[in-house]
Order: sequence, then C1' cells, then structure tokens
RNA sequence: GGGCCUCUAGCUCAAUGGCAGAGCAGUUGACUCUUAAUCAACCGGUUCGGGGUUCGAAUCCCCGGGGGCUCACCA
Repeated sequence: GGGCCUCUAGCUCAAUGGCAGAGCAGUUGACUCUUAAUCAACCGGUUCGGGGUUCGAAUCCCCGGGGGCUCACCA
C1' cells in the first nucleotide's frame, strides 16, 4: 500500500429500511440472622464523525477516523 470484516448503553452483543433492545454491571426494594444467591422495579444511547438517498436510515451510498484478519512490499 491492496482486499475483507468490524464500530450500537459502563462491558458483551441484538435489532429483515418502519417505536433503539437484551444479558451482565449499577441503583432501589423484597427475601435472608448476615453475606452470597434469588425475585421485582428503576437507571443507562450524539447507533464512531461528516455528507447523501428516502415519507422514513443503526441498517443503503460516498468521504474520513478507530480496531481486527489477510496479502503484498521492505528487511
């Protein structure tokens, strides 16, 4: 340098172009002698940035950025 994949809640990940969600973590409560476990509720989002297409974009297209795999180059 080329090709491919990936970026969404604190973490790990869903979401066929049509209301952005789950598990874990956190908070509160219940239960318990206490802790843990369990149960319930709550909290939590600039969907990497910019632009475009569309009635409507996390999703499609373009540019840029981060990460990963691979090939080539170098040695």